[in-house]
Molecule: c-di-AMP riboswitch aptamer (ydaO/yuaA leader)
Organism: Cohnella herbarum
RNA sequence: AGUAACCCUAAGCUUAGUUUCCGGCAUUAGGCCGGAGAGCGGGGGAACCAGUUUUCUGGGGCGAAUCAUUCUACGCGAAUGUAGGGAACCAUCUAUCCCGAGUCCGUCAGCUAACCUCGUCAGCUUUGGAUGGGUCGGAU
Numbered sequence: 001a002g003u004a005a006c007c008c009u010a011a012g013c014u015u016a017g018u019u020u021c022c023g024g025c026a027u028u029a030g031g032c033c034g035g036a037g038a039g040c041g042g043g044g045g046a047a048c049c050a051g052u053u054u055u056c057u058g059g060g061g062c063g064a065a066u067c068a069u070u071c072u073a074c075g076c077g078a079a080u081g082u083a084g085g086g087a088a089c090c091a092u093c094u095a096u097c098c099c100g101a102g103u104c105c106g107u108c109a110g111c112u113a114a115c116c117u118c119g120u121c122a123g124c125u126u127u128g129g130a131u132g133g134g135u136c137g138g139a140u
Stems, first nucleotide, its partner, number of pairs: 001009002011125004018038008039120006049110001058108001059105004067081005084099004089133007
C1' cells in the first nucleotide's frame, strides 16, 4: 500500500539474526518440526606482547545502552544531563526527532595462530532539505 476486518501479499526499519537443500507434518493460502550447508555474528583458546599486587570492595560476557548530579520513603522509584547509538534505495552534509534498556556466566576467562564451541531471535511502519549515484513499478 491492497483489504470492512482477519489471514495473506508487496515495499521497508532496528538487530548478527538472512538464505539453500533433504525428510516429515500441515494449510483456502500461509507455514511448522527435525537435520545438513552457505552467509552473517559471538565466546573460549599458544607464542610474542601486555599486566605484575589483582584476588568479596568478587570477576567477566552479549548489547549503542555508560557515567554524573539531584530528589526521595534513602530500599524501590523519579528528574535532569551524558559517553554512545538510530531515523526508510545508497553515500555525504545539514536541521529536527528518538533511544541511551535488558540480560547471561557462576568464583572463572588480557591479547591470541591452529583448534574447540554457540547464535541466526524479537519488535515494528518511514523526518525535512541539498548534492551525487542507483533500483523498482506503471503507462505508451